This is a predicted structure of a 133-nucleotide RNA (c-di-AMP riboswitch aptamer (ydaO/yuaA leader)) from a Spirochaetia bacterium. Its Rfam family is "c-di-AMP riboswitch aptamer (ydaO/yuaA leader)". Rfam describes the family as follows. This family represents a conserved RNA structure found upstream of the ydaO and yuaA genes in Bacillus subtilis and related genes in other bacteria. The ydaO/yuaA element is thought to act as a genetic 'off' switch for the ydaO and yuaA genes in its native state. It is believed that the element may be triggered during osmotic shock leading to activation of ydaO, a predicted amino acid transporter gene, and members of the yuaA-yubG operon which code for KtrA and KtrB K+ transporters. The coordinates come from a structure-prediction model, not an experiment, and the mean pLDDT is 76. NCBI's taxonomy places the organism under Bacteria, Pseudomonadati, Spirochaetota, Spirochaetia. It was read from a public genome assembly, where an Rfam model found it.

RNA sequence: UAUUCUUUGUAGCCGAAAUUCUCAUGUUUGAGAAUGCGGGGGAACCGGGAAUCCGGGGCGAAUUCCAAGCAGGAUAGGGCACUUCCAUGCCCGAGCCCGUCAGCUAACCUCGCAGGCGUUUGGAAGAGCAUCG
Numbered sequence: 001u002a003u004u005c006u007u008u009g010u011a012g013c014c015g016a017a018a019u020u021c022u023c024a025u026g027u028u029u030g031a032g033a034a035u036g037c038g039g040g041g042g043a044a045c046c047g048g049g050a051a052u053c054c055g056g057g058g059c060g061a062a063u064u065c066c067a068a069g070c071a072g073g074a075u076a077g078g079g080c081a082c083u084u085c086c087a088u089g090c091c092c093g094a095g096c097c098c099g100u101c102a103g104c105u106a107a108c109c110u111c112g113c114a115g116g117c118g119u120u121u122g123g124a125a126g127a128g129c130a131u132c133g
Stems, first nucleotide, its partner, number of pairs: 012117003018035007036113006046103001055101001056098004064074003077092004082126006
């Protein structure tokens, strides 16, 4: 000087998916609790006939249409680094779950706090971090 590995730090993004504490373990990690965030079930009133069955329903932005060319074209809707608006560019538009059952819904009951990543630029207004003095 270069390369590799490990550790620590940082105003990160999508998403509800965070913070703190206690106990045990004693490298790690596991369990529980509180606060916070998010989801489901669940009266009256209101809404809604029921059954046959082609069931019905939930989370999520992820619906719908055309094709039938073989996984394509569009589209409701959604994301892009502090927030909003305007312009501009790029991208997503999936998947999973309940199990014949659920409208709304106070009290009440109950569940989750994962996973995956690395940022388009400009203008206006507002907010605000760090460092120095």